[in-house]
RNA sequence: GGCGAUGUAGCUCAGUUGGCUAGAGCAUCCGGUUCAUACCCGGCAGGUCGUAGGUUCAAGUCCCACCAUCGCUA
Numbered sequence: 001g002g003c004g005a006u007g008u009a010g011c012u013c014a015g016u017u018g019g020c021u022a023g024a025g026c027a028u029c030c031g032g033u034u035c036a037u038a039c040c041c042g043g044c045a046g047g048u049c050g051u052a053g054g055u056u057c058a059a060g061u062c063c064c065a066c067c068a069u070c071g072c073u074a
Stems, first nucleotide, its partner, number of pairs: 001073007010026004019057001029043004050066002053063002
C1' cells in the first nucleotide's frame, strides 16, 4: 500500500427487511434485609449509537468520506 472485520451506557453485548420514547446483564449510587458485612430483593441515574456529510416523511440500521482498534496479505 491492498483486502476484510469491529466501533451502541463505566464494562460485556443485543437491537429483526429503516418505523412509535434506544435496551439487557454486570458495576456505581439509593433503599430494603442483617447486630454488622456479604449474599439476596427493589429502585434511580447513566447514551452526540466512533466523526462528519448524504438519501428518506422517518437512519443505530442504507450510501460516501474520514478516524481508531484488530486480522490477512504484497

Source information
Transfer RNA from an uncultured Clostridia bacterium, 74 nucleotides, folded computationally. Rfam family: tRNA. The coordinates come from a structure-prediction model, not an experiment, and the mean pLDDT is 80. The sequence was found in a public genome assembly.